A computed fold for an 89-nucleotide RNA from a Betaproteobacteria bacterium, annotated as c-di-GMP-I riboswitch aptamer.
NCBI's taxonomy places the organism under Bacteria, Pseudomonadati, Pseudomonadota, Betaproteobacteria.
It matches the Rfam family "c-di-GMP-I riboswitch aptamer". About the family: GEMM was predicted in a large-scale screen for bacterial structured RNA regulatory elements.
It was read from a public genome assembly, where an Rfam model found it.
Its mean pLDDT, the model's own confidence on a scale to 100, is 84.

[in-house]
RNA sequence: GCCUGAAAAGGGCAAGCCAGUUCAAAAGGCUGGCAGGUAAAGCCUCUUGCCUAAAUUCCGAAAACGGACAUGGCAGCGGGGCCGCCAGG
Repeated sequence: GCCUGAAAAGGGCAAGCCAGUUCAAAAGGCUGGCAGGUAAAGCCUCUUGCCUAAAUUCCGAAAACGGACAUGGCAGCGGGGCCGCCAGG
C1' cells in the first nucleotide's frame, strides 16, 4: 500500500421515543436521557430519492382556500468522491 473481516480489545456514531429550545415560515436543527441498530451509521451532497414551501407566481372578490416551485432541508435506500481504529492475509 492492497484485500478480507468485526470474533477479540479500545472506542465511535445514534434510528426511534421522551424532555427542553427567543435557531428556522416549515421541513428540520441544537442540547440532554434511554436506545433499535451500525465496520465506515466518519466527511462531502456530485447523482438518484424523499421532506418542507417563506419569498415568488397562478386561480380567485379576497392578504381566504388551493395549485406550481428550492434558493431551504434529510440522507442510516442505492450509485459516486475523500479520509480512517483494530485483527488477519